The part of an RNA shown here (large-subunit ribosomal RNA, domain I) has 522 nucleotides and comes from Solanum habrochaites. Rfam family: Bacterial large subunit ribosomal RNA.

[in-house]
Context: one part of a larger RNA
């Protein structure tokens, strides 16, 4: 220098642990905002920053209620305090609520500046009265009118790629996706057949399972891809235009009336009753949003510390869990069953008020949603790429019909069948979670799990978009080491502890690396 073997240091793996996550399931809720919101800025304690709460009435005011001893938060100290005359605290209701920020008196480099009391813009109303008589623009003034701005995902519409795949690429395909954008609710969207079927029949929408990866579509390439029957969630239907009566100067407006075995209108004749729906207001019942009650173990040895041991009970509509110096049904809070609310919400009920309904006969002449169906041409959606290409939409050009009539059954005729276009509303059964409340795991356990277990979207980079970390464990309790030695945050006594080989760089303490001894060896 190499090996060994003994004792360290250094380091932070392992094992264990949980304060923070993840996933999903039941539930609630999807509130907000000019009475100024989300989302910031600055302030605001007797004492310094953070973050939390709060707003010049600033660590908080008042009020009804809870609730029983301390308390002035996270977080120590100290000083000064409140509190059984009921405080701290929970909970409902009110007040305050600076400053930017939809900001809206003018301006802006957001949280400020100027000017002084102008709600900017849009509607109403009232005034005033321009070219130009009316009137139309403009002018004024008032107003507790209205929108706006946010918003995690989910919904509906407008607009709308590329990579990609097609083993290349161009129709195709990723795809009406990603992204922009406008909107609206707690869902939305859709919907009460001009419908599907086929000689039997069905009976609004929506969803799911299944038809079925079939029928088809497709440089018939990759690919894309239904729909009826059928089964199950879930169920709910309804108002209008028209004809005709009435009123009116007209604009309108009131009754009428809504249908497919056609319906109404009109003409005639003859009657008849209960139920359904509204938002008001009222009643009382349950739910929510603070609390209360709640069963049974004592002893011995062992230890620092008993929940374990041992012995001997005992409770149970309660042996989920949590704490306590080891592992507790019976020590704590709690779990189980019952129970409670001044004030406020919230479901459904009930009574009061109020709206609303019906068949029969005759009748071919009135009505039965027009720039509409239809067609041409030119696109787009329809699993369906022009294809025989219908159905559904539509720029453009044309353009009917009124039940003797019309539209649909995949070009198109015909028979038959089915339906009732051009007006409109409509809950459930889905769908999603920024989120309340409770719950569960063959989820993670500190390089995992959320990027964040501690100032975390912080600290640091970046002009900016924007990117983006690290770091948990002392002890049962700080009993956190008086007191002596020291140049010293290191050492050794001393004392605290079960335990300092737990001393704050704190549990455990693997290797890598690396010291000191001793023995071998060259």
């Nucleotide at each position: 220098g190499g090996c060994u073997u003994a004792c360290g240091g250094u380091g932070g793996a392992u094992a264990c642990c949980u304060a923070g996550g993840c996933a999903c399931c039941c539930u609630g809720a999807g509130a907000c905002a000019a009475a100024g919101a989300a989302g910031g800025g600055c302030a605001u304690a007797g004492u310094a920053a953070u973050g939390a709460a709060u707003g010049a009435a600033a660590u908080g005011c008042u009020u009804u209620g809870g609730g029983g001893a301390g308390u002035u938060g996270a977080a120590a100290a100290u000083a000064a305090g409140c509190a059984u005359a009921g405080a701290u605290c929970c909970a409902g209701a009110g007040a305050u609520u600076c400053u930017c920020g939809a900001u809206u008196a003018g301006g802006g480099a957001a949280a400020c500046c100027u000017u002084u009391u102008g709600a900017a813009u849009u509607g109403c109303u009232g005034u005033u009265g321009a070219a130009u008589c009316c009137a139309u623009g403009g002018g004024c003034a008032a107003g507790a009118a209205a929108g706006a701005g946010a918003c995690a995902a989910c919904c509906u519409g407008g607009u709308c790629a590329a990579c990609u795949g097609a083993a290349a690429c161009a129709u195709c395909u990723u795809a009406g996706u990603a992204g922009c954008u406008a909107g609206a609710g707690g869902a939305a969207a859709a919907g009460a057949a001009a419908g599907c079927a086929a000689a039997a029949g069905u009976g609004a929408u929506u969803c799911c399972c299944g038809u079925a990866g079939u029928a088809g579509c497709g440089g018939c390439a990759a690919c894309c891809a239904a729909a009826a029957u059928g089964g199950a969630a879930g169920a709910a239907g309804c108002c209008u235009a028209a004809a005709c009566c009435g009123u009116g100067a007209a604009a309108a407006u009131g009754g009428g009336g809504u249908u497919g075995u056609g319906g109404g209108a009109g003409a005639g004749a003859a009657a008849u009753a209960c139920a359904a729906g509204c938002g008001u207001c009222g009643u009382g019942c349950u739910u929510c949003u603070a609390g209360g009650c709640g069963a049974a173990g004592c002893a011995g040895a062992u230890u620092g510390a008993a929940u374990g041991c041992u012995a001997c009970a005992c409770c149970c509509u309660a042996g989920a869990u949590u704490g306590c110096a080891a592992a507790a049904g019976u020590c704590u809070a709690g779990u189980a069953c019952a129970c409670a609310a001044a004030a406020g919400a919230a479901u459904g009920a009930c009574g009061a008020g109020u709206u609303u309904a019906u068949g029969c006969u005759c009748u071919g002449a009135c009505c039965c949603g027009a720039c509409u169906a239809g067609c041409a041409u030119g696109g787009g959606g329809c699993a369906c790429g022009u294809g025989g290409a219908g159905u559904c939409u539509u720029g453009u050009g044309u353009g009917a019909u009124u039940c003797a009539g019309c539209a649909a059954g995949g070009c198109c005729c015909a028979c038959c069948u089915u339906g009732a276009a051009a007006g409109g509303c409509u809950a459930a059964a889905u769908a999603c979670u920024c989120u309340u409340g409770g719950g569960u795991g063959a989820c993670c356990g500190a390089u995992a799990g959320u990027g964040a277990a501690g100032u975390a979207g912080u600290a640091c980079c970046g002009c900016a978009a924007g990117g983006g970390a690290a770091u948990a464990g002392u002890g049962a309790a700080a009993a956190g080491a008086a007191c002596u030695c020291u140049a010293u945050u290191a050492c050794a006594g001393a004392g605290u502890g079960a335990a300092a080989a737990a001393g704050a760089a704190u549990a455990u303490g693997a290797a890598a690396c690396u010291g000191u001894a001793a023995g071998c060896u060259c």
The coordinates come from a structure-prediction model, not an experiment, and the mean pLDDT is 80.